[in-house]
Predicted 3D model of a 355-nucleotide part of an RNA (large-subunit ribosomal RNA, domain IV) from a Candidatus Buchananbacteria bacterium.

Context: one part of a larger RNA
This record gives sequence, structure tokens and C1' cells, in this order.
RNA sequence: CUCUCAUUCAGGAACUCGGCAAAAUAGCCCCGUAACUUCGGGAGAAGGGGUGCCAGUACUGUAAUUGUGUUUCGACACAAGAAGCGGUGACUGGUCACAGCAAAGAGGCUCAAGCGACUGUUUAACAAAAACACAGGGCCAUGCGAACUCGAAAGAGGAAGUAUAUGGUCUGACGCCUGCCCAGUGCCGGAAGGUUAACAAGAGAUGUCAGCCGAAAGGCAAAGCAUUGAAUCGAAGCCCCGGUAAACGGCGGCCGUAACUAUAACGGUCCUAAGGUAGCGAAGUCCCUUGUCGGGUAAGUUCCGACCUGCAUGAAUGGCGUAACGACUUGAGCGCUGUCUUGAUGAGAGACUCA
Repeated sequence: CUCUCAUUCAGGAACUCGGCAAAAUAGCCCCGUAACUUCGGGAGAAGGGGUGCCAGUACUGUAAUUGUGUUUCGACACAAGAAGCGGUGACUGGUCACAGCAAAGAGGCUCAAGCGACUGUUUAACAAAAACACAGGGCCAUGCGAACUCGAAAGAGGAAGUAUAUGGUCUGACGCCUGCCCAGUGCCGGAAGGUUAACAAGAGAUGUCAGCCGAAAGGCAAAGCAUUGAAUCGAAGCCCCGGUAAACGGCGGCCGUAACUAUAACGGUCCUAAGGUAGCGAAGUCCCUUGUCGGGUAAGUUCCGACCUGCAUGAAUGGCGUAACGACUUGAGCGCUGUCUUGAUGAGAGACUCA
């Protein structure tokens, strides 16, 4: 010097990203216990007091026995009864120590906010959470040889179930609610018209060629064979017509206006499928920004309460609240402390030096 422990004047978070770590609290009995609340909780809230040993008192358990009542005369019920042997807490008195849950073991607490209702689950070996799940809610599919999944198939699961069922998807207790838009994309329904494949159909064309014409060169060319091939016919789909947002999603701009000013209930205009409703809001979302005001501090980029100018909130991609709960996150306080001011000392184990 390193590690593991122990103690420490005065101060007590000044340490630090952050009270990380340590200290503190601690058992049992009694008293006492707030806001809030889903009336269950919160709660061991918080905050106090007691605690060893000895003696006494009171209370209390236990017998023989006694008394009373009933009696089917066998007995049963009730009461009294305490020498002795116990019992638990209480009260009174005494007694020792610095200290009596004397060691060990054995909650620190409070206030406020965010998120998630809760118990639970998770990244075996850097993440335990606000992530996942959840009960509850909605939508969609499915009538049974179900939908759906696995499998070329047989077959199996679903299910030895049957719509209060099963599958898919979103949301996530509870309370109050869940606005507008179907133009786009999807899904569902519709079938008149347009478009549209293979197949069918086969006009026509081309090659070849008997034959014909021609003096020749060459030309024409039936059937057949071969290669092509226009009309015509032809389903779903798409176009089209409707519906549907707890389907994917979306939810404006400019200008003017009130008898101080400011602001604009009001008006005008352009665009849109419709222009963001209730709520919440510098938020886990706010760039400017340490916004402004208030609170807390001597001093506060964090925190809490407001304001609304929402760069870029917003309603099951749920919105806003919410008791209880949380090894969650943030801020504040009490207690407590070697975290610190600022070190020091001791013990053990290493390392090092020497032997």
C1' cells in the first nucleotide's frame, strides 16, 4: 500500500450523478394513531411508555368434605370449600448494574409527484422495469366434417368441445368518458355496365405441292400436311355502387373587427374527407427554455402548484382521475451516521523487505 473488520473529538450529507455504502430502527406488552379510501384498508401509520430479580396483595385452577334442589332412590345439577400443589397477566413495595428483548437474531420513518391498478412474468451469464401477463372491455371470424393450425395426403389438434363455445386482434382493475372524418388504404356487401385469362372458335395469312400458264426465265395454285391467326364465346378480379374507424389512419390557413390599450365572443375569404370535441398540458411529449408567476432553500437548470404562446397533447395506437400495491423513477424532510470536513487508531489476511 491492497482487502476484510472494529472504534473515533467537534460537526452531521458540507460527500456524491444520486445518502451509493455504512450507521440507525428492531422482539414482546400497553397507550396512541392523520389525510385519503374502492369502507377492506391506510396501520406495525406516526409518536410515546414498559421490559431483570425478590417479596407481598388481589385474581384464578385443582380434593376430601359440606349445603341446597330434583329424584325413576341408581344418582344428577348448583353453590361453598383450599392445608398443599399450580397459573397468567396486573398492582404495590424492595433490590443490583452504565445498561434487564443486557448475547444472537430482529422494520428506519414521513411528505409530495410520475408510471403501471394489484399478486405474478422477463433478457440462464451487463437491463426486473414504466416492458410482458393479468381480471375486465371492444371488434372480427366460426353452425360443426366449424373457423383456425400442423401435414403433398391419410390423419391429428381445435374437442370426446358446440356461439355463456372456439380462434384472431386491440385495449388493460375500478370511476367518469371515448368527439368529428369512409376522400386514400383495407375489409364487408352488391351486381347493371366497362375491362379481363386459359379453353372453345376459326375468317384470314404463310410454307410445301398435284396441276395450269409460259419458248424460257418464271408466275398462279386446289386438296392434304405444317406454321400461324382476326372476329365471336369466356369467371373471379379491377373499374363501378354502397357500408364500415374499439379497421390502417386523419382531424387547416389568411385577413379584419369592441368608446385607453390589449384581446377578439363576431365577420369575411380560401382549401378539405373532416378540420382536434371532453379532458390534460414547458408533460417520460416544449425546440426557443434555466418560459413566466407562486411554493420550498441563505442560495433550487431538478421538484411541487399554476398559466397556455401544445416547435410537435388528446380520447381502447385509449383520454383524464384514482384507494391499495412497487428491490420502479423524481423531489423534500426527520432520525442516523467516517459519505464528507479530515483524518486517526486497532485487529486479521495479503503484498513487500530481511532471515
Its mean pLDDT, the model's own confidence on a scale to 100, is 85.